[in-house]
Order: sequence, then structure tokens, then C1' cells
RNA sequence: GAAGUACGCUGGGCAAUCGCGGUUGCGAAAGCAAACGAGGAAAGUCCGAACACCAAAGGGCAGCGAGCCGGAUAACGUCCGGGCGUCCGCUUAUGGCGGAUGACGACAAGUGCAACAGAGAAUAUUCCAGCCUCGCAAGGGGUAAUGGGUGAAACGGUGAGGUAAGAGCUCACCGGCGUCGGUGGUAACAUCGGCGGCCAGGUAAACUCCUCGUGGUGCAAGAUCAAAUAGGGAAACGCAGAAUGUAAGCGGCCCGCUUACUGUCCAAACCGAAAGGUGAGGCGGCGUUUCCGGGUAGAUCGCUUGAGCCUGUCGGUAACGGCAAGCCUAGAUGAAUGAUUGCCAUUCGCCGAAAGGUGAAUACAAAAUUCGGCUUACAGGCGUACUUCGAAU
RNA sequence: GCACCCAUAGCUCAGUUGGAUAGAGCGUUUGACUUCGAAUCAAAAGGUCGCAGGUUCGAGCCCUGCUGGGUGCACCA
Repeated sequence: GAAGUACGCUGGGCAAUCGCGGUUGCGAAAGCAAACGAGGAAAGUCCGAACACCAAAGGGCAGCGAGCCGGAUAACGUCCGGGCGUCCGCUUAUGGCGGAUGACGACAAGUGCAACAGAGAAUAUUCCAGCCUCGCAAGGGGUAAUGGGUGAAACGGUGAGGUAAGAGCUCACCGGCGUCGGUGGUAACAUCGGCGGCCAGGUAAACUCCUCGUGGUGCAAGAUCAAAUAGGGAAACGCAGAAUGUAAGCGGCCCGCUUACUGUCCAAACCGAAAGGUGAGGCGGCGUUUCCGGGUAGAUCGCUUGAGCCUGUCGGUAACGGCAAGCCUAGAUGAAUGAUUGCCAUUCGCCGAAAGGUGAAUACAAAAUUCGGCUUACAGGCGUACUUCGAAU
Repeated sequence: GCACCCAUAGCUCAGUUGGAUAGAGCGUUUGACUUCGAAUCAAAAGGUCGCAGGUUCGAGCCCUGCUGGGUGCACCA
């Protein structure tokens, strides 16, 4: 210097003319003027919240979510730093450095699953060879982590003792696991030492167990006003009376809590000599819920000052936070934010020694309550890191 | 803007690590039967399980992202 990969930032600018939108000012009105007017993803609707309602709304279970440690944040399944594991590269080579990546708790709490193959798939083995032994032989018995075979996966290693032969059967050392301590670190963890033959595979994006967290629905949430029709029809439940019952309400369940709960009517039957009383049920009424059917589909608010943005400075490895000063930058509602011209910027081609000239092109894409993230799409430009190639020193 | 659901043979649908071989009906093709045809009987072919990645020995099924399609949302009573 070139190419590739990963990550981050940006992703056209200026001016004029005409057209459009709300806000502000002037105007009786028509209208005039000013500043402003779609993104880094506005997308997917994957997470988290703010906010609103469920009349008040507590406890538990279920459901859902997270899962190494520390920190940031309003919070998050996000971000930053560190640890451990795995993979790749370099190197002074089993140590160190750099990069990538992990959906990173537990399989001795329990229950499952592993087709086919294979002798055997978890306290499950002896198929062939090997070793020992009985037998003339065929064949039988013992052993087996030594070799082979099957499979994705098959019960620690070295040496010695012991044994008929052999095996942690026993011992020494090493490795793994468990446990008790020391040192360093906030911690995850690292490292050192002691004790214990304990040697107990895989799988939890298997059911599950452990720890922590968590109401539900969502701006088409909701609030106010106006108008119109059929407060029409049907069904279910409740209508108690002095500490209880029933129904409804925060959704799925339970508890707790709160609220509501009729009529001088008719009436089978019963008690009573009578008066009268009790009264299943019926007819109305009230309340809640569901279904069928009908009416309006109008106006205003919610609606944009925000966990806001730019700059400087301080603290912090960083994410980020504090302080100071400055700025206000869409709020539409069949849905505005556009069109034309010129210049500039970038890329490519052509002409040219160069300066320059000329032509073409400029990605993904469009606000609808707001914000913090994640994921996906993306021509070109800038920057950082890594890898490869080339040149020079 | 938001809340949910679906994608398997030419068509309509089962199947949900319940294991490595993916099914049923209709349709298509061939044969039998019939003078011919229909019906009936028998056989055969036809599949990237929407796409990509991950978990696992193994994925149509479990998980993550993407693509396409579908349903619903207000007030009064």
C1' cells in the first nucleotide's frame, strides 16, 4: 500500500421557485409573515418499563421468566468488566499472549430416554482371541479393563505385591471425586497442603429439583360531550336476618377483604276450635353474567418537555454517572413532511501529460402513546482490530 | 398500531424426540372386468415436512431467528 473478516460511526448537503401540515403573531375576514416538519433502523412486535383502567386490592399455590461472579440501569432475557470451559493462531513451548465462542445452577433428591448394531447401555458384560485349570478328545470351570469386534457412547493410568491364573484385591506414585484447612482476590475462582480406595458414564433447548424475580389487560388503554335506536327478547344465579347464607368483584384456583341482596300480590299443602300462622311454588321487581337482535359509527382530550438532546469538565478499566451552560426539534386522523432547477459531495466510465471537462448512478426504507434494548435489511464513505499478499528500511 | 393462530404428496388433513421406514382420503397412471364407458378390485408413482441456524448419537416434533398466509380490536343498550 492492497484485499478479506469482525465491530463502531455516518448514510447526502446548500440555495431558489411552487405546493402541503399543524403551531405562533398580525388581520373583521380573505389572507400575510416567522421558525419547524419521517429513521438508524421508523421494520419484526422479540424483551423491559412509564402511563391508563380493572370501585379498594392483602397472602398463598399454579403459570411465566432468569441461572458463573461483580458492576451499570427506571427496569430487562440488555450492556460493561472479570472467571471458567471449548476452539483457532502466535510464541521464549505443556507456560505466556491475542482472537472467537458458551442457551455457563444441579444427574450421589427422584422418575425417564438412548432406535439399529452389539455378549452387554449403568452398580449393565464375556462374543472371539488371551491367561489358569479338569479331561485322551469333544467339551467344561475360573478369570478378564490385555488385544479385537459393535456402537455416538462400553467401569481410571504406571509399577510392584498377591494369586492356579487375574482384577484397587493390597501398596507406592499420578489423575479424577469428596472433605478439612492456609495464601491471594469484594466474588466467581486460582494455588498449596492434609485425610478418605470413594472411582458413582451421556442426556435437564428430558420431566424435575434448587435459588431469585414476577397481578391482568393494553393508547383500538382510557376520560369527557353529543346523537340515535328496541333500557327489545331469551337463559342462568341470588333475594338472608343477627352472625350467618348466597351472588358478584384481580384475571386460573384457594383463603382473606369489599359491595349488593324485594312485594300490604296469588298460592298447593300443613298447624289451629276460630282468628291467625308457616309456606314448596307462581306472577311481578332489583342486581350480576352470557347469548340473540338493534342503534351510532360524530366531536374533544389522551398527543408530545422527555428515565430528552448537543457541548465542556470531573470520577470510573469500561458500561455509565455527577456538575455547568445551551437548545425545544412532526403530532397527522383516509392520514401532511413533496415536485422542479442549479451548485457541491461520493462512486463508476470516457477524454486529457496534468489541472480539468463530460455522462450515468447514489442503498435499506416511511412517524401514529412514549422511551431503553434485542433481532433483521442495507449501495457508498470514515475509523479501529485481526488475517493474508506485496514493496521499502 | 397491537393481541393471537397456521405452513406436511397435485388437493383436504393426521402425525408431535411415542426413534432413524412419514401416513389416510380424493386425484393421477397401469392392469383386470365390459361391445365401449362408469362403478368395482388390485398394483404403482408422487414428499428439500415454509427457510436458516442450534440442542441431541438422531429433529416433521424441542429452542432461536427469518419468510408467507389468516382471525380479532370502539361506544350505547
Molecule: RNase P RNA; transfer RNA
Organism: Pyrinomonadaceae bacterium